[in-house]
RNA sequence: GCGCUCGUGGUCCAAUGGAUAUGACGCAGGUCUCCGGAACCUGAGAUCGAGGUUCAAUUCCUCGCGAGCGCG
Repeated sequence: GCGCUCGUGGUCCAAUGGAUAUGACGCAGGUCUCCGGAACCUGAGAUCGAGGUUCAAUUCCUCGCGAGCGCG
């Protein structure tokens, strides 16, 4: 330099054009307990950036940025 794949809460991930963007771990609060842990309940927290297509974009297209793999 070229090709392919990927980028979503603190971490790992689901959602492949249309429902309030899903779940787990973690975090905060509560119940329980003498205290803590466990368990149960509740809550906060995310779509890499810019543009385009569309009635509607996490999803499709272009460019950029970043990561991984392969080739040279």
The RNA shown here (transfer RNA) has 72 nucleotides and comes from Chengkuizengella marina. The sequence is in RNAcentral, with records from Rfam. Rfam family: tRNA. Its family is annotated with triplet codon-amino acid adaptor activity in the Gene Ontology. By type it is a transfer RNA.